[in-house]
């Protein structure tokens, strides 16, 4: 310096243009003589910015942060 690949909840992970999910953790509650287990509910997230579209987590541009290969 030049290519390619990533970023979604405190973690690990779905979601290929129309209501942002799932597991775990975390708090409350049933249960239990206490705890753990089970069950029920809460809570918490699209990395940034701009462009396309009636509509963007998805599709283009550039920036920032991880990985890799080339030189």
């Nucleotide at each position: 310096g030049g290519g390619c690949c990533u970023a979604u909840a405190g973690u690990u992970c779905a979601g290929u243009g129309g209501u942002a999910g799932a597991a775990u953790u975390u708090c409350g509650g049933u249960c239990u003589c206490c705890a753990a287990a089970a069950c029920c509910g809460a809570c918490g997230a699209c990395a940034g910015a701009g462009g396309u579209u009636c509509g963007a987590a998805u599709c283009c541009u550039c920036u920032u942060g991880g990985g890799c290969c080339c030189g």
The RNA shown here (transfer RNA) has 71 nucleotides and comes from a Candidatus Nomurabacteria bacterium. RNAcentral records the identical sequence in 2 taxa. The sequence is in RNAcentral, with records from ENA. It matches the Rfam family "tRNA". Rfam's curators write: Transfer RNA (tRNA) molecules are approximately 80 nucleotides in length. The coordinates come from a structure-prediction model, not an experiment, and the mean pLDDT is 85.